[in-house]
Molecule: c-di-GMP-I riboswitch aptamer
Organism: Nitrosomonas sp.
RNA sequence: GUAUGAAAAAGGCAAACUCUGCGAAAGCAGAGGACGCAAAGUCACUGAUCUAACGGGCAAAUGCCCCAUGAUGGCAGGACUGCCAGA
Numbered sequence: 001g002u003a004u005g006a007a008a009a010a011g012g013c014a015a016a017c018u019c020u021g022c023g024a025a026a027g028c029a030g031a032g033g034a035c036g037c038a039a040a041g042u043c044a045c046u047g048a049u050c051u052a053a054c055g056g057g058c059a060a061a062u063g064c065c066c067c068a069u070g071a072u073g074g075c076a077g078g079a080c081u082g083c084c085a086g087a
Stems, first nucleotide, its partner, number of pairs: 002087001004085002012037002017032006035074001041080003045077003048072003055066004
């Protein structure tokens, strides 16, 4: 430096759920809590998915449709970085 992750060690993260707060919502943050994770570290670049406030259309119902500038990195790919082990 490269690929790999069977076992081990040091440590790390934290799903569901509960409480509080923020948000129109999706969802997020903090505390508790562990389903899992070898990049479950970072970045919305590509695709995918969720929401639809603002705006637009229909309508005149407190309704329906479209729209991301909102979100998901614990959906896939990509970029960058990193611990341990043996090869």